This is a predicted structure of a 75-nucleotide RNA (c-di-GMP-I riboswitch aptamer) from uncultured Sphingobium sp.
[in-house]
RNA sequence: GACAAAGGCAAACCGAUGGUGACAUCGGGACGCAAAGCGUCCGGCCUUGAGUUGCAAGGUAGCGGGGCUGCCGAA
Numbered sequence: 001g002a003c004a005a006a007g008g009c010a011a012a013c014c015g016a017u018g019g020u021g022a023c024a025u026c027g028g029g030a031c032g033c034a035a036a037g038c039g040u041c042c043g044g045c046c047u048u049g050a051g052u053u054g055c056a057a058g059g060u061a062g063c064g065g066g067g068c069u070g071c072c073g074a075a
Stems, first nucleotide, its partner, number of pairs: 001072001008033002013028006031062001037068002041065003044060006
């Protein structure tokens, strides 16, 4: 990639657990997703600590770029 078929993931919100926190995991739930599979390399955003404008340690891959891998499949 086709108004095809098969299969997949799961936002907000709710519950439980963990964390100072951003948030994560599990269960429920579907707003969406063709890489919404994997992983923080670069930029962004967010948290915490010193502290004062730049550091340190984290979070976010469903903010973007780049990297690795991959299901189905007509004209």
The sequence is in RNAcentral, with records from MGnify. The model forms 95% of the base pairs in the Rfam consensus. The prediction has a mean pLDDT of 84.